[in-house]
RNA sequence: GGGGCUGUAGCUCAAUUGGGAGAGCGCUUCAAUGGCAUUGAAGAGGUAGCGGGUUCGAAUCCCGCCAGCUCCA
Repeated sequence: GGGGCUGUAGCUCAAUUGGGAGAGCGCUUCAAUGGCAUUGAAGAGGUAGCGGGUUCGAAUCCCGCCAGCUCCA
């Protein structure tokens, strides 16, 4: 330098391939217990890597850039 894959909540990841942004763990509050652990209930938390384009509508399609992994030179 070129090719491929990935980028979504604090962490690990999903979204049935364009139409309500979610799960587990973690965090906060409440209840059960004398307390801890634990269990149950409720809740907070995401300009979807960045910037454009297509579309009535984009996490999803297209383009550029950035970062990580990998292959080739």

This is a predicted structure of a 73-nucleotide RNA (transfer RNA) from a Dehalococcoidia bacterium. The sequence was found in a public genome assembly. Its Rfam family is "tRNA". Its family is annotated with triplet codon-amino acid adaptor activity in the Gene Ontology. Model confidence (mean pLDDT): 81 of 100. The organism belongs to Dehalococcoidia, within Bacteria.